[in-house]
This is a predicted structure of a 94-nucleotide RNA (Glycine riboswitch aptamer) from Melghiribacillus thermohalophilus. It was read from a public genome assembly, where an Rfam model found it. The source organism's lineage runs through Bacteria, Bacillati, Bacilli, Bacillaceae and Melghiribacillus.
RNA sequence: AUGAUUGCAGGAGGAGAGUCUGCAUAAAGCGGCGCCGAAGGGGCAAACAUGAUACUGAUGUGAAUCUCUCAGGCAAAAAGACUCCUGUAUGACG
Numbered sequence: 001a002u003g004a005u006u007g008c009a010g011g012a013g014g015a016g017a018g019u020c021u022g023c024a025u026a027a028a029g030c031g032g033c034g035c036c037g038a039a040g041g042g043g044c045a046a047a048c049a050u051g052a053u054a055c056u057g058a059u060g061u062g063a064a065u066c067u068c069u070c071a072g073g074c075a076a077a078a079a080g081a082c083u084c085c086u087g088u089a090u091g092a093c094g
Base pairs, nucleotide, nucleotide: 006089007088008087009086010085011084012083013082018033020032021031022030023029034074035073036072040070041068042067043066047061048060049059050058
């Protein structure tokens, strides 16, 4: 000095599903019924490893936008995976 990858900060974009109903009055609170998946969280394939065995099972690691719906959410607001830009840290490769 090039700047892969990853992390952090800021900005922009960003879906889905009841402004349902009762207390009690829009949200919020406590219930009832109905839903959503893209904060977070849980589960699993292939593969690999262990070790056992010769019918073949067992254990561990193991991804997601898949799946579950614990949490969260179901007008707006807030949040929001992910994408882009900027800055910053790291420093693969050359």